Background:
The RNA shown here (c-di-GMP-I riboswitch aptamer) has 89 nucleotides and comes from a Bacillota bacterium. The sequence was found by an Rfam model in a public genome assembly. Model confidence (mean pLDDT): 88 of 100. NCBI's taxonomy places the organism under Bacteria, Bacillati, Bacillota.
[in-house]
RNA sequence: UACACGAAAAGGCAAACUCAUUGAAAAAUGAGGGCGCAAAACCACGGGUCUACGGUAUGAAAGAAUACUAUGAUAGCCGGGUUGCCGAA
Numbered sequence: 001u002a003c004a005c006g007a008a009a010a011g012g013c014a015a016a017c018u019c020a021u022u023g024a025a026a027a028a029u030g031a032g033g034g035c036g037c038a039a040a041a042c043c044a045c046g047g048g049u050c051u052a053c054g055g056u057a058u059g060a061a062a063g064a065a066u067a068c069u070a071u072g073a074u075a076g077c078c079g080g081g082u083u084g085c086c087g088a089a
Stems, first nucleotide, its partner, number of pairs: 005087002012037002017032006035076001041082003045079003048074003054069005
């Protein structure tokens, strides 16, 4: 120095919930708030999960409803990729 590892120190992020906004929804963003996190930093490549505007099917017709389906979402579900602070055992 690098990898592995995770004591200490300096910090970092921010769950649930509340308010506002966007969105069909899931959810996201901002403020407050802290459950926790050594990558809870970034990326939808694989899997899982959530939602169903739209589409398809059922429905005599209309309508309601039901089922299926991501192009939507989730990185704080897992795997994978990239990068990073500190340096005890």